Two RNAs folded together computationally: RNase P RNA and transfer RNA, 427 nucleotides in total.

[in-house]
RNA sequence: AGAGUUGGUUAAGCAGUCGCUGGCUUUUUGCUGAUUCAGCGGGAAGCGGGAGGAAAGUCCGGGCUCCAUUGGGCAGAGUGCCAGGUAAUCCCUGGGCAGCGUAAGCUGAUGGAAAGUGCCACAGAAAAUAUACCGCCCCGUUAGGGGUAAGGGUGAAAUGGUGCGGUAAGAGCGCACCGCGCGACGGGUAAUUGUCGUGGCAGGGUAAACCCCACUUGGAGCAAGAUCUAAUAGAGGUUCAAUGAUACCGCCCUUAUCGAACCCGGGUUGAUCGCUUGAGCGUGUCAGUAAUGGCAGGCCUAGAUGAAUGACUGUUCUUGACAGAACCCGGCUUAUCGACCAACUCUCCAU
RNA sequence: GCCGGAAUAGCUCAGUCGGUAGAGCAGCUCAUUCGUAAUGAGAAGGUCGUAGGUUCGAUUCCUAUUUCCGGCACCA
Numbered sequence: 001a002g003a004g005u006u007g008g009u010u011a012a013g014c015a016g017u018c019g020c021u022g023g024c025u026u027u028u029u030g031c032u033g034a035u036u037c038a039g040c041g042g043g044a045a046g047c048g049g050g051a052g053g054a055a056a057g058u059c060c061g062g063g064c065u066c067c068a069u070u071g072g073g074c075a076g077a078g079u080g081c082c083a084g085g086u087a088a089u090c091c092c093u094g095g096g097c098a099g100c101g102u103a104a105g106c107u108g109a110u111g112g113a114a115a116g117u118g119c120c121a122c123a124g125a126a127a128a129u130a131u132a133c134c135g136c137c138c139c140g141u142u143a144g145g146g147g148u149a150a151g152g153g154u155g156a157a158a159u160g161g162u163g164c165g166g167u168a169a170g171a172g173c174g175c176a177c178c179g180c181g182c183g184a185c186g187g188g189u190a191a192u193u194g195u196c197g198u199g200g201c202a203g204g205g206u207a208a209a210c211c212c213c214a215c216u217u218g219g220a221g222c223a224a225g226a227u228c229u230a231a232u233a234g235a236g237g238u239u240c241a242a243u244g245a246u247a248c249c250g251c252c253c254u255u256a257u258c259g260a261a262c263c264c265g266g267g268u269u270g271a272u273c274g275c276u277u278g279a280g281c282g283u284g285u286c287a288g289u290a291a292u293g294g295c296a297g298g299c300c301u302a303g304a305u306g307a308a309u310g311a312c313u314g315u316u317c318u319u320g321a322c323a324g325a326a327c328c329c330g331g332c333u334u335a336u337c338g339a340c341c342a343a344c345u346c347u348c349c350a351u
Numbered sequence: 352g353c354c355g356g357a358a359u360a361g362c363u364c365a366g367u368c369g370g371u372a373g374a375g376c377a378g379c380u381c382a383u384u385c386g387u388a389a390u391g392a393g394a395a396g397g398u399c400g401u402a403g404g405u406u407c408g409a410u411u412c413c414u415a416u417u418u419c420c421g422g423c424a425c426c427a
């Protein structure tokens, strides 16, 4: 200098004018309560606050609320190498193994098919308690009988691979190395790995098929739910029902209650709380490889309910992507014009 | 805001535990008829919304994404 890898930050800037939203302070005014005062409203002025890294998809996990104070079991569902982190996770970090890359690094739903069951179209002799189409060898004139699985052929997949010996031809039939299983010892918390010994060798694939093993798991969701207020018409209908029904997917037991579901019709379209101080965000330090955690000190950062965050003017540049909160957090995934910073790798050149 | 469902031929729909996707209607060709309709026969028409993964193999199983549809206020 070029080509890359990983992580992080930012998301046009500045000034002015006029608005919108909710908060605080001051002031003014209407109604009610007989009163200086209190309650409920309206207006004006000033001050400071006002979208995101994904606010999105709603895919996971949790807080919170209700379902009887959730009691038990089965089934179902989910996850799946090991260890750690966390409120928790299908998340994150580190490690193992496998694959890709020269490398930095990246990717992996990555337990079990020597527990059981199922499936494997077509082709093929045979698709799994096996078996023999062509071929090879032996006997035989032929027909045929026997041996074999080296070679060919089929298929996504065919009973381990290479070499030497051996044989009628062959074959783990024997041997060496590799692969595999089992055992012992060593390293490691573990996944797993190394060495040695031993067995001629278990025996195809599929578990994002059932299943086995291990772990987790009640359901619904802020339109949850709570309080106040206003208005109206339930002697309405159908079905089920004490061997019953209901108790928030299903079944059973226990316990509790005595109705439950649907249809038709009627009324309201209000207010307040939940609602934003939280597993919160920076800084420093300590522990840890890291994720993360402890301690000290600092900061307050939208809260609407037809629902705000905008418009105009000037100016500068690199002419500006994806996109808008609605109970709140932690993740993941998806969308995204660019700019900047840090660490690392490879190649070339110079010293 | 929250919760659930669907996408297959031009249209309406089938297709279950993975093995080359079917029906009815419509359209096309032929027959029948003087001609049309009806009727009979035949053929065609599909990247199973899109992209990736698992698998030898995916409409089917898994993940992401796009589009469309439905339900959910309170009182008595």
Base pairs, nucleotide, nucleotide: 001347002346003345004344005343006342007341008340009339010338012316013315014314015313016312017311018310020050021049023047024046025045026044027043028042029041030040031039032038033037052322056333057332059331060330061329062328063327064221065220066219067218071253072252073251074250076217077216078215079214080213081095082094083093084092085091096110097108098107099106100105111212112211116210117209118206119205120204133152134151135148136147137146138145139144160178161177162176163175164174165173179201180199181198182197183196184195185194186193187192225273226272227271228270234264236263237262238261239260240259244258245257246256247255266426267425268424280299281298283296284295285294286293287292317320352423353422354421355420356419357418358417361376362375363374364373370407379393380392381391382390400416401415402414403413404412
Background: It holds a member of the Rfam family "Bacterial RNase P class A". Its family is annotated with ribonuclease P activity, tRNA processing and dimeric ribonuclease P complex in the Gene Ontology. By type it is a ribozyme.